[in-house]
Parts: sequence; C1' cells; structure tokens
RNA sequence: GUUCUUUGCAGGCUUAAUGGCCCGAGGUUUCGGGCCAGCGGGGGAACCAAUUUUCCCGGCGUUUUUGCGAAAGCAGACGCUGGGAUUGGGGCGCACGGUGUUUUGGCACCGGGGAUAUUUAAUGGUCCUAGCCCGACAGCUAACCUCGUCAGCGAAACAUUAUUCACCG
Repeated sequence: GUUCUUUGCAGGCUUAAUGGCCCGAGGUUUCGGGCCAGCGGGGGAACCAAUUUUCCCGGCGUUUUUGCGAAAGCAGACGCUGGGAUUGGGGCGCACGGUGUUUUGGCACCGGGGAUAUUUAAUGGUCCUAGCCCGACAGCUAACCUCGUCAGCGAAACAUUAUUCACCG
C1' cells in the first nucleotide's frame, strides 16, 4: 500500500410501525399483557356510478313439472345451509406498462414509479421495482364499526447548487 473477514461508532436510514403510563416475569438491557396519545389501513348511507355469480365435497326441505323403479327410494330441478379451493373480483404496498428474445424457468432494453441521512427543491450518480392477504365478496361514502403499530439496515449516509435547522468553535 492492497484485499478479505469480524466488531464498534455514526446529526442515523427504509417503513404507518413512534411516545407515555400501569401490571407481571426478569440481576441490567429485555420479554409478555393492558390503557392513552400519535401515525397508518379496512368496512360502512344519501347523491352519483355500476349491473358481476367459477370449481369441489356435504346437510336439510320441496317436487301434482322430469327420468329410472312394483314400491321404498335414487337422479335431476328449486330453496336454505356447512366446509374447502382460487381462475373471477378485491385489499396492503413504489413494486406497473411496453418491445424483443428464450426449450418453460429466464434474459435484455425502453418508459413510468420509489429510495438516497437536518428540511425542501433542482441536476447528476447509485440502488429497488418485491412480497403478502381476503375467499365469490366489499364502488364512492357522513355518522358509525374495526384492524395494525412489524421487520430490515447503516460510509454510494454519493456529489453539486440554493434554502433551512441542530450542534460545536
């Protein structure tokens, strides 16, 4: 001097995911439960808008229309109802669209959207564009009802200009 790994630090960051109080457990940090506030999501009138109904397994009732049967019944149809599924539809979220290519998986490019460290804006750079949920069903929606408050990171917390805080001198 270079590379790799680990640990610590940092005006901390993404996200709605934070602050306070009470009780219990615990040697401290912490964990569990509850309440208040803050932040965030869903359902839910009028007016307006809209006009949808997949598949599987059962239960009960009706059948003077249907088929089989001598009948009992079975099937079918109709009504009510339980459970499961997800292709229809919908929700949270930035996480969407297009073109080309590929043996499906995938890959490349373009556009749009999002993040980037005191705040806001612009420009450039860098990175992301996932995942999950409801379960045939929900438009908007005042009153009202209800739910969440996790998780993951940190020197590309990159630069410049303007602006505006905090801290130090």